Predicted 3D model of a 74-nucleotide RNA (transfer RNA) from a bacterium.
The sequence was found in a public genome assembly.
RNA sequence: GGGCCUGUAGUUCAGUUGGUUAGAAUACCUCAUUUGCAAUGAGGAGAUCGCCGGUUCGAAUCCGGCCAGGUCCA
Numbered sequence: 001g002g003g004c005c006u007g008u009a010g011u012u013c014a015g016u017u018g019g020u021u022a023g024a025a026u027a028c029c030u031c032a033u034u035u036g037c038a039a040u041g042a043g044g045a046g047a048u049c050g051c052c053g054g055u056u057c058g059a060a061u062c063c064g065g066c067c068a069g070g071u072c073c074a
Stems, first nucleotide, its partner, number of pairs: 001073007010026004019057001028044005050066005
C1' cells in the first nucleotide's frame, strides 16, 4: 500500500430484500421479601446504531469517503 470482516445501552449480542415508538440478556437504580446480605419477584433509567456526506417521502439497513479494531497478501 491492497483485499476481506467487524463497529448498535456500562458489557455481550440480536435486528440487513429501507417503513410503527431500535430490542434481549447482564450490570445499574427503586420497591417487596430478609435481622442483614444474596437469591427471587415487580417496576425504572440508559444507545439520535463509529464519524461525515449522498440517495429517498422515509436509512441502524442502500451508496461514497474517512476513523478504529481484527485478519490475509505485498